The RNA shown here (transfer RNA) has 73 nucleotides and comes from a Patescibacteria group bacterium.
NCBI's taxonomy places the organism under Bacteria, Bacteria candidate phyla.
Its Rfam family is "tRNA". The family's RNA type in Rfam is transfer RNA.
[in-house]
Formats: sequence, structure tokens, C1' cells
RNA sequence: GGGCACGUAGUUCAGUGGUUAGAACGCUUCUCUGAUAAAGAAGAGGUGGAAGGUUCGAUUCCUUCCGUGCCCA
Repeated sequence: GGGCACGUAGUUCAGUGGUUAGAACGCUUCUCUGAUAAAGAAGAGGUGGAAGGUUCGAUUCCUUCCGUGCCCA
């Protein structure tokens, strides 16, 4: 330099145009216990990598850029 994939909660990931953006683990509080763990209940936490475009409507489609990984040279 060329090609491909990925970027969503603290972490690992799902959702692939539609009316509240979710799960597991983690975190906080409460119940239970002499106390801890386990178990149960409730809760907090997201400008969806950035900027544009298409659309009535974008996490989802398109373009550019940024970052990460893999392959080729």
C1' cells in the first nucleotide's frame, strides 16, 4: 500500500429499518443469617466509535474518517 471483519451498559454479547435498546456476569440497596457465602427482591448504569447522506422513521442501509483484529504484498 491492497482486501476483509468488527466497534452497542464496567465486561462478554444479542438485536439487522418501526412505537420504552436488551440478556448474562459484575456494581448498589434490601430480605434472609450470630456473621459471611449462597439464594430471593428491587435499582443504577448507554449522546449505539465520529461526521454526513437515504428514508415518514436509522443501532440496522450508503459514504468518509477514527480505532482494533486478521490476510496479502